[in-house]
Context: one part of a larger RNA
RNA sequence: UGAUGGGGGCCCACACAAGUGGUGGAGCAUGUGGUUUAAUUCGAUGCAAAGUGAAGUACCUUAGCAGGGCUUGACAUGCCGCGAAUCCUCUUGAAAGAGAGGGGUGCCUUCGGGAACGCCGACACAAGUGGUGUAUGGCUGUCGUCAACUCAUGCCGUAUGGUGUUGGGUUAAGUCCCGCAACGAGCGCAACCCUCGUGUUUAGUAGCCAUUGUUGAGUUUAGAACCCUGAAUAGACUGCCGGUGAUAAUCCAGAGGAAGGUGAGGAUGACGUCAAGUCAUCAUGCCCCUUAUGCCCUGGGUGACACAUAUGCUACAAUGGCCGGGACAAAGGGUAGCGAUCCCGCGAGGGUGAGCUAACCCCAAAAUCCAAUCCUAAGUUCAGAUUGCAGGAUGCAACUCGACUGCAUGAAGCUAGAAUCGCUAGUAAUCACCGGUCAACCAUACAUCGGUGAAUUCGUUCCCAGGCCUUGUACA
Numbered sequence: 001u002g003a004u005g006g007g008g009g010c011c012c013a014c015a016c017a018a019g020u021g022g023u024g025g026a027g028c029a030u031g032u033g034g035u036u037u038a039a040u041u042c043g044a045u046g047c048a049a050a051g052u053g054a055a056g057u058a059c060c061u062u063a064g065c066a067g068g069g070c071u072u073g074a075c076a077u078g079c080c081g082c083g084a085a086u087c088c089u090c091u092u093g094a095a096a097g098a099g100a101g102g103g104g105u106g107c108c109u110u111c112g113g114g115a116a117c118g119c120c121g122a123c124a125c126a127a128g129u130g131g132u133g134u135a136u137g138g139c140u141g142u143c144g145u146c147a148a149c150u151c152a153u154g155c156c157g158u159a160u161g162g163u164g165u166u167g168g169g170u171u172a173a174g175u176c177c178c179g180c181a182a183c184g185a186g187c188g189c190a191a192c193c194c195u196c197g198u199g200u201u202u203a204g205u206a207g208c209c210a211u212u213g214u215u216g217a218g219u220u221u222a223g224a225a226c227c228c229u230g231a232a233u234a235g236a237c238u239g240c241c242g243g244u245g246a247u248a249a250u251c252c253a254g255a256g257g258a259a260g261g262u263g264a265g266g267a268u269g270a271c272g273u274c275a276a277g278u279c280a281u282c283a284u285g286c287c288c289c290u291u292a293u294g295c296c297c298u299g300g301g302u303g304a305c306a307c308a309u310a311u312g313c314u315a316c317a318a319u320g321g322c323c324g325g326g327a328c329a330a331a332g333g334g335u336a337g338c339g340a341u342c343c344c345g346c347g348a349g350g351g352u353g354a355g356c357u358a359a360c361c362c363c364a365a366a367a368u369c370c371a372a373u374c375c376u377a378a379g380u381u382c383a384g385a386u387u388g389c390a391g392g393a394u395g396c397a398a399c400u401c402g403a404c405u406g407c408a409u410g411a412a413g414c415u416a417g418a419a420u421c422g423c424u425a426g427u428a429a430u431c432a433c434c435g436g437u438c439a440a441c442c443a444u445a446c447a448u449c450g451g452u453g454a455a456u457u458c459g460u461u462c463c464c465a466g467g468c469c470u471u472g473u474a475c476a
Stems, first nucleotide, its partner, number of pairs: 001476002003473003007470005015460002019423005026314008034305002042053002065299006073125001077124002079121001081119003087102006107114002128288001130287003136283002138278003141274001143272001149186003153182001154163003167178003193266004198234007208223001211222001237260001240254001242252002320374002324370002332363003337356002342351003382413001387408005429452003435446001
């Protein structure tokens, strides 16, 4: 100087407390461990691995396994020779591939040839998701959006070093004020950026409709007020008033205001820590393989299943289930696409194919509300696992191994031990919609979006994590 203490002081955070809803019990989904396997490809392992890489495993993907093949190779550059390329048919084969036959000559040209492409051959080489993340770059997690981490000059000390950065207040903040052998500065904090919330100006189509006429309908003619959309701009700064405080910084209350003290949310992550993660995104040193650890193909595997665990979904019901009717979003996506309407089907769907390259057309709401039914502690008109049969759609192909529909079947489960997690307001809880991935099909995951919409916070004694000062130490 650090680290550390079941030392002290001060402070902070959904850390506790006060509330609220979960997990842990059940069934299922997904991941992981384990076991099994020819293979169950690989990575990630306390917080900070485990619905993670993977924003989508039937083939492909695919890296693993079995079998069938290739060896200048699927791909790149260079050389020689032949032929333009391409296309069609047949045989064989699981396919990859192998063999046979047919047709055919373009572009440029100095007529020698050349470009592009295909095939044969020899060698330099290609190739490697092989190893090492403890050789590395880049990227990322984490403490932590915590308030810290440093430097120049000066001063102090023999020196390691100290001071500044400590002290008194204050703040979300090393934020600001005052004091001070310090005086300044940097990276962080804050602000600048984006979205939302208010007004004004401007612009009105595919959006809007107060007024005027019109219609089945903002449908059409006027219209530019309103809504909305785009652009520009104003607005919030403790600016004003009172109190408090040290005449400071600030804090408390109030006015005005759409908004008040960082307005709400996002992006933004200091010096560093963990030899943290990644050689399988990519790049890369070294090592290893080279008729194989490379490449092509078929089939199987990544989907196994006594079990354990993590994250979720659905429930156990009446604040509910079921049947019928009526209503209201936002943000997205759409031409190999979204698909209205009408017809057929109980339904998934099928047929038809208007409109839309989209403020135009389409995908397209559910909780909620109204009326009926169930009638209470019952495994039920709760719950929907599992299983049987029958289907349509996607796709070359749903057996291993997908999603969906109809009929039948109707398991566990009656609110969950010890323990443990999230959340402070348009939040939790609850309800549906949409998107990406996707040659097609496949979402309980992920990422958005809106609808309905709470309770509680006395406070800092305690648990956990962190910051500053101080003190002990046989630690470095």
Small-subunit ribosomal RNA, 3' major domain from Jaltomata sinuosa, 476 nucleotides, folded computationally.
The coordinates come from a structure-prediction model, not an experiment, and the mean pLDDT is 84.
Taxonomically the source falls in Jaltomata (Eukaryota, Viridiplantae, Euphyllophyta, Solaneae).